[in-house]
RNA sequence: AUUGAACGCUGGCGGCAGGCUUUACACAUGCAAGUCGAACGGGGAUUAGGGGCUUGCUCCUAAUCUUAGUGGCGAACGGGUGAGUAAUACAUCGGAACGUACCGUGUCGUGGGGGAUAACGCAGUGAAAACUGUGCUAAUACCGCAUACGAUCUACGGAUGAAAGCGGGGGAUCGCAAGACCCCGCGCGAUACGAGCGGCCGAUGUCGGAUUAGCUAGUUGGUGAGGUAAAGGCUCACCAAGGCUACGAUCCGUAGCGGGUCUGAGAGGACGAUCCGCCACACUGGGACUGAGACACGGCCCAGACUCCUACGGGAGGCAGCAGUGGGGAAUUUUAGACAAUGGGGGCAACCCUGAUCUAGCCAUGCCGCGUGAGUGAAGAAGGCCUUCGGGUUGUAAAGCUCUUUUAUCUGGGAGCAAAAGCAUGGCAUUAAUACUGUUGUGUGAUGAGAGUACCGGAAGAAUAAGCACCGGCUAACUAUGUGCCAGCAGCCGCGGUAAUACAUAGGGUGCGAGCGUUAAUCGGAAUUACUGGGCGUAAAGCGUGCGCAGGUGGUUAUAUAAGCCAGAUGUGAAAUCCCCGGGCUUAACCUGGGAAUGGCAUUUGGGACUGUAUGACUAGAGUGUGGCAGAGGGGGGUAGAAUUCCACGUGUAGCAGUGAAAUGCGUAGAUAUGUGGAGGAAUACCGAUGGCGAAGGCAGCCCCCUGGGUUAACACUGACACUCAUGCACGAAAGCGUGGGGAGCAAACAGGAUUAGAUACCCUGGUAGUCCACGCUGUAAACGAUGUCUACUAGUUGUUGGGGUAGUGAUACCUUAGUAACGAAGCUAACGCGUGAAGUAGACCGCCUGGGGAGUACGGUCGCAAGAUUAAAACUCAAAGGAAUUGACGGGGACCCGCACAAGCGGUGGAUGAUGUGGAUUAAUUCGAUGCAACGCGAAAAACCUUACCUACCCUUGACAUGUAAUGAAUCUUGCAGAGAUGUGAGAGUGCCCGAAAGGGAGCAUUAACACAGGUGCUGCAUGGCUGUCGUCAGCUCGUGUCGUGAGAUGUUGGGUUAAGUCCCGCAACGAGCGCAACCCUUGUCCUUAGUUGCCAUCAUUUAGUUGGGCACUUUAAGGAGACUGCCGGUGACAAGCCGGAGGAAGGUGGGGAUGACGUCAAGUCCUCAUGGCCCUUAUGGGUAGGGCUUCACACGUCAUACAAUGGUCGGUACAGAGGGUUGCCAACCCGCGAGGGGGAGCCAAUCUCUUAAAGCCGAUCGUAGUCCGGAUUGCAGUCUGCAACUCGACUGCAUGAAGUCGGAAUCGCUAGUAAUCGCAGAUCAGCAUGUUGCGGUGAAUACGUUCCCGGGUCUUGUACACACCGCCCGUCACACCAUGGGAAUGGUUUUUACCAGAAGUGGCUAGGCUAACCGUAAGGAGGCCGGUCACCACGGUAGGAUUCAUGACUGGGGUG
Repeated sequence: AUUGAACGCUGGCGGCAGGCUUUACACAUGCAAGUCGAACGGGGAUUAGGGGCUUGCUCCUAAUCUUAGUGGCGAACGGGUGAGUAAUACAUCGGAACGUACCGUGUCGUGGGGGAUAACGCAGUGAAAACUGUGCUAAUACCGCAUACGAUCUACGGAUGAAAGCGGGGGAUCGCAAGACCCCGCGCGAUACGAGCGGCCGAUGUCGGAUUAGCUAGUUGGUGAGGUAAAGGCUCACCAAGGCUACGAUCCGUAGCGGGUCUGAGAGGACGAUCCGCCACACUGGGACUGAGACACGGCCCAGACUCCUACGGGAGGCAGCAGUGGGGAAUUUUAGACAAUGGGGGCAACCCUGAUCUAGCCAUGCCGCGUGAGUGAAGAAGGCCUUCGGGUUGUAAAGCUCUUUUAUCUGGGAGCAAAAGCAUGGCAUUAAUACUGUUGUGUGAUGAGAGUACCGGAAGAAUAAGCACCGGCUAACUAUGUGCCAGCAGCCGCGGUAAUACAUAGGGUGCGAGCGUUAAUCGGAAUUACUGGGCGUAAAGCGUGCGCAGGUGGUUAUAUAAGCCAGAUGUGAAAUCCCCGGGCUUAACCUGGGAAUGGCAUUUGGGACUGUAUGACUAGAGUGUGGCAGAGGGGGGUAGAAUUCCACGUGUAGCAGUGAAAUGCGUAGAUAUGUGGAGGAAUACCGAUGGCGAAGGCAGCCCCCUGGGUUAACACUGACACUCAUGCACGAAAGCGUGGGGAGCAAACAGGAUUAGAUACCCUGGUAGUCCACGCUGUAAACGAUGUCUACUAGUUGUUGGGGUAGUGAUACCUUAGUAACGAAGCUAACGCGUGAAGUAGACCGCCUGGGGAGUACGGUCGCAAGAUUAAAACUCAAAGGAAUUGACGGGGACCCGCACAAGCGGUGGAUGAUGUGGAUUAAUUCGAUGCAACGCGAAAAACCUUACCUACCCUUGACAUGUAAUGAAUCUUGCAGAGAUGUGAGAGUGCCCGAAAGGGAGCAUUAACACAGGUGCUGCAUGGCUGUCGUCAGCUCGUGUCGUGAGAUGUUGGGUUAAGUCCCGCAACGAGCGCAACCCUUGUCCUUAGUUGCCAUCAUUUAGUUGGGCACUUUAAGGAGACUGCCGGUGACAAGCCGGAGGAAGGUGGGGAUGACGUCAAGUCCUCAUGGCCCUUAUGGGUAGGGCUUCACACGUCAUACAAUGGUCGGUACAGAGGGUUGCCAACCCGCGAGGGGGAGCCAAUCUCUUAAAGCCGAUCGUAGUCCGGAUUGCAGUCUGCAACUCGACUGCAUGAAGUCGGAAUCGCUAGUAAUCGCAGAUCAGCAUGUUGCGGUGAAUACGUUCCCGGGUCUUGUACACACCGCCCGUCACACCAUGGGAAUGGUUUUUACCAGAAGUGGCUAGGCUAACCGUAAGGAGGCCGGUCACCACGGUAGGAUUCAUGACUGGGGUG
């Protein structure tokens, strides 16, 4: 785009079309083929006349009408359907051996006889349908005779064969009449021609399957005969053995064919409704009759199935005609009107018939047209929806106002389809004729189903008339609510798991519009079967290789020819359709006139280039001959040496062999090793090479014989002999198979030993087939250059093998040809890459491909001994599979580098006891969060109450807290009772501040009331902000412009050096820039300046004491400066960056430490800090109170403390810090207490007072290796302090008690210098509580060879089937469910075939039985006919066998999906 459509929702009008695509299923009822009385006899009715005459019955005659029967014509057309049919068909073009009723044009006839029969009457049978007997009768029914121009046959003499009348009219003549006679018309017979129609034959074209390759006995041809309208094996007899087929016979499946229709730019593809042409069929099968024509839709006979009637004896029927019914189905109309028109049949005609046809009815089924109103109208109404609450949108839309009236409704008028025919009359022709007939003119003139329709006028009134689908992208059109991977959507991609533009609903929007969507189907896009117009190195695709018949293609030249080809002409190519130009309906659809076109086929004329054909010639392709050359080319025979193994003997002794390490194995019965001799088999080191040869597979010691091919040089010869090649034939690695040999080594299977979780493997020790030979099969490989063969053309460079030539003394150089490698221009390619050896540019021929899986599988065929090979599907299933390249990530890949990463060291953890956190368990509750590194002394810098979020109980409901409204009251303080308390209920005191003269008002506070609201540590960290952790203080992460690439992307950022560093230098199609690094900041280390109190004290006094005077030099404090930059020297490096060493310096190469954390990753952590969207609770998930819990305890883990002791414990004495805190506080001196502490109260808001005695250390004493004078858990008693309160559940003190533990398994942590280790001090939190944490100082080490390995990280490179990225991806079995399919004992059908049986009706042959009007015969009888019988053919049916196909099938095989 389209449709004979269907379904869903909706539906105003008109025009024009269309309407069982399915069951060629079955059909009730009505109608669809009759007509002619001018062919015939008879019957009936009416009218008129007449007769009989009982005046209403009958008879006769005439006219008109009607008709059952005989007869004629028609019924073979028209109408329906598409079952069958792949050619007895159709389309196109031809042909010869035919027929033809009606029709046209001619010619000639139409004479004279005969016998029957239906109707009807009578009799009879039957339920009916119908039939029988007998009697009468007519014809245009039937049969002879005569005639015969022409016809047929012929022996050429001849013979044979026709007919029918009917109607109308009439001048003369005849006749009683009928009539004869004549004329006209319609008929009839014979014959010739024609038209149209039909039969037959030929050529070309017309679907799929080769998993259908051979088919055929009347088959092919001939002769003869028969038969037909006609040619012909159409049929028969005889003879011959042919005919068809790879250009697809036969068989199977499917199918009516064409004009055309739909689509498409076209070529094509799909289809074959309506309309037209042809064919076939008419319940299924067979058959003939009649006839001009049929093997006959509304005819006959037979058989079968089905239906109906029946008195059970027997009969009837055929809608694939028009309507209609049932059934089937997603689905397709009225049991209508009329012959008015067109056409058909009959008839002289009038006319009759006509479900053909013309109309109407039903259906939005399609196409076309029209309408559902138009203008104005902003308060931008109301309502709806959204909202950032301002507004926006629906929306000029509505309302309102002003108009119009198509359609629908009512009413009035009103075409065209209708003209012939007929009647009257005139002319002409014909004629004897004013008959008839024909023709023509004039006048008249009937006839309409549709239907009072189209159309026109009038009336009223916006009145009667809008839906459907969609709104994530493709694809025009967005928001809200509901839902919460549910419900649902979906054409593809895909939406939905609590903020869905994707589901549902609403508002709004978009598209189309009396329709709109969906489904189905065809073509297009699809160059996705490629003729036009594709491909095959890696995406699917070159046969493993050659030879070669058919086929396809083919060098130069001449002549002829004319098959192809080109041009002209003629015929045909039906009409309709399409197209163009016109015309008619108001327009359009639609109808109609003319033209063009119909690519084709046929005939004919011409041409002679090209192809073909024929003949002749040529040598450039191809081949032959001659001389050389190289070679693992092939086959056969012989022979050689090295090595392995085995055997014999000698020497000789304990191991050998083997591996990552071992063991099995061999060996004291003498191995291995070594020497000598022998046997046997297989393979040929070095040369040896991107060397050679061969078609490929493949081919390797040397020699001999036989043999194929290649190449080269120059000449001679043949003269297109060529290229490719379906089927075919041959060769064809390894493995395997058969027969017979052979068997050294190696070695599937197998055995043993190892390895391992296992190890039916890798490793080891053995070892059989096999490997070898001969003969025969197999016929496949990643048989690969993943690249078919041949020919021609198109830049080069380098190497190498073989031959030849030229130059040169030569080394060598150059040229040429045939191979073989590496790079590379143009060009090609998706890219990778190819590139004179093409994957470039062209030609010839062959093979192959068409998404992945199923599957190179099943079935069938062929081959094979088998294994198996070859040919080769489908169902079903998926939306991908695949190629090349890119960026990452990853690798038990590679290179380089770094880090307390390893190593080297020191000290720990893991074992004990305790503390603390976590898990688990428990509980009314044990609140919540954090969970590898990066949770676990974490949030928590302090859980007895509070905290507190949890549990139990008791209470409150505008609330403990905020804002707003109203009212009342000052607030506030003291106090009683009840209660666990919250709370409840009383008593008393009290009336403030500001403005104002007062009244009153205001601020603040409290209470009460109602509602907005408060409140939530309730949920979602996967809706978020902010903050934080981590990779990681790792050196990275990017951008602009340019360049390269089809593109993703690349380059820069890679490379060479160097650095802690993408730090710097050099190079470079890159040049620059940004965030990171570094530096700038703080602190510490040295010096200087300034300033000295509460600090300091060298000098001067003074004191117990820097206590005081004095001083500010020093220390110190806190402000500001200086200093370090590879600056200097040497070496090295590339003259660089830098590195190494040195000097100086307090400090040396970022001096030490801190703060500082790029792009990003982990949906990392946090809604319980805070903020916040959404959801949830609202007399409760909010608020208050008391008590309890967070403190539990078979257990497991993390982090710590203290130890296990002598580098120690205990006792005594004694020395030296830093940094902090302090008014609800730090607290001195002094007194009391063993002590915790108590009393006390000076000083201090702090360089002043105080916490504050630092400890390890040092000097002595003691203990003597022990569960101890180590260790201190646990427990008892007694106390102290804080606090409302130490029971659950605090800390500390004294006395007593004195557990485990004797240095810790596997494993694991920290640390590189003022570090580890060790020692104490202070702060925050805090009423009290520190083994935690944050700081501070004291003492103060060891080690680093180095980067192989473990872990983490960075850069480059490589592979990748990974990209939620190796915690990836992914293979197969097994289990379960479902689906389709193969095999399968067998079962049931379809179709077909062979053989046989059988044989209805019918036709033909024969006929001895029966019957018989016409003709012949005087007759007997004959001829002819009919019936019967029989033979041949044959439908249905039957039996047996085969083939084919479709279902079903216990069980079973694999496959697919989950």